[in-house]
A computed fold for a 360-nucleotide RNA from Halovibrio salipaludis, annotated as Bacterial RNase P class A. Of the family's consensus pairs, 95% are formed in the model. Its mean pLDDT, the model's own confidence on a scale to 100, is 77. Rfam family: Bacterial RNase P class A. By type it is a ribozyme. Taxonomically the source falls in Halovibrio (Bacteria, Pseudomonadati, Pseudomonadota, Gammaproteobacteria). It was read from a public genome assembly, where an Rfam model found it.
RNA sequence: UGAGCCCGCUAUGCAGUCGCUGUUCCCGUCAUUGUACGGGGAGGGAGGAAAGUCCGGGCUCCACAGGGCGGAGUGCCAGGUAACGCCUGGGCGGCGCGAGCCGACGGAAAGUGCAGCAGAAAGGAAACCGCCUAAGCGGCCCACGGGCCGCCGGCAAGGUUGAAAAGGUGCGGUAAGAGCGCACCGCGUGGCUGGCAACAGUCCACGGCGACGGUAAACCCCACUCGGAGCAAGGCCAAAUAGGGGUCCAGAGGUGUGGCCCGCACCGGACCCGGGUAGGCUGCUUGAGGUUCGCGGUGACGCGGAUCCCAGAGGAAUGACUGCACACGACAGAACCCGGCUUACAGGCGGACUCGAACA
Numbered sequence: 001u002g003a004g005c006c007c008g009c010u011a012u013g014c015a016g017u018c019g020c021u022g023u024u025c026c027c028g029u030c031a032u033u034g035u036a037c038g039g040g041g042a043g044g045g046a047g048g049a050a051a052g053u054c055c056g057g058g059c060u061c062c063a064c065a066g067g068g069c070g071g072a073g074u075g076c077c078a079g080g081u082a083a084c085g086c087c088u089g090g091g092c093g094g095c096g097c098g099a100g101c102c103g104a105c106g107g108a109a110a111g112u113g114c115a116g117c118a119g120a121a122a123g124g125a126a127a128c129c130g131c132c133u134a135a136g137c138g139g140c141c142c143a144c145g146g147g148c149c150g151c152c153g154g155c156a157a158g159g160u161u162g163a164a165a166a167g168g169u170g171c172g173g174u175a176a177g178a179g180c181g182c183a184c185c186g187c188g189u190g191g192c193u194g195g196c197a198a199c200a201g202u203c204c205a206c207g208g209c210g211a212c213g214g215u216a217a218a219c220c221c222c223a224c225u226c227g228g229a230g231c232a233a234g235g236c237c238a239a240a241u242a243g244g245g246g247u248c249c250a251g252a253g254g255u256g257u258g259g260c261c262c263g264c265a266c267c268g269g270a271c272c273c274g275g276g277u278a279g280g281c282u283g284c285u286u287g288a289g290g291u292u293c294g295c296g297g298u299g300a301c302g303c304g305g306a307u308c309c310c311a312g313a314g315g316a317a318u319g320a321c322u323g324c325a326c327a328c329g330a331c332a333g334a335a336c337c338c339g340g341c342u343u344a345c346a347g348g349c350g351g352a353c354u355c356g357a358a359c360a
Stems, first nucleotide, its partner, number of pairs: 001356004006351005012325007020045002023042007030034001047331001051342002054340005059230004071226005076090005091105001092103004106221002111219002113215002128159002130155003136151006167185006186209001187207005192201003234282004244273006253267005289308008326329001
């Protein structure tokens, strides 16, 4: 200096004026003393994703002895965590010269299913081309050694198809061939060693290897996890109107029943009670919290100390104007809270590392 790879930070800035919305303090007002009204001061007021609502949890209400069936999810190993499908470290596989990146990565020697086209043959499968004619049968020729043709057959090395074709190379072997035999490599099983484990080493033994092909984001099997609904959850206060219950008053009246009386039912007044609508209050932001220091750990993270308080609305505030600066400003707006993942995103800053070039 070029190219690259990983991680972290930032997210126009500063000042002034006027508003909006919470908190807190002070002063004033009152037939109402309040969670009231009015005025003033101080201080707070969107994000790294506030987003998608895809996972996990807190909180609230409902349900619940325990178990089974069924369903959903997760899926290499170990750890972290309140928990997770997240994170960290490791293993294995793939990609890259490398720093690094990617992976739903349990089981196909339980069962069932699936595989178009091509191809001889595609699951306990096969001979189209090809190679062979040793053995058996038949024919022809013969110089009697044998040769040629056909049948019956043998083979799976080579060619051909396919995403995939039954280990690979070499030597031996054979009529030609073939793990048919052997050596090495590969593979499988068991042991040993290392590791908590996933797994690795290939140290030892055994097995010729059609054992054990692929597919489980096909059914399925195995292991583990999982009750439902959500802040419009839930709790409290509570009018007007209508209706309900109780006690007391009146027991004079009206209506009905009835021929009439008694009786019975309904209608009245006062007070109290409970449900519940409008409305109001709450839940609401101090929390698995931030900053910083020390210690433990490879790390995720944990433990301890100090210190800080940092939006809380409810048709829903977070705005407008002015001045200055230059790099001229991306994606985007809280609604119960938190941990993740995913997606969107202009510019700028810092750090670790890799490959190359030049110079010293």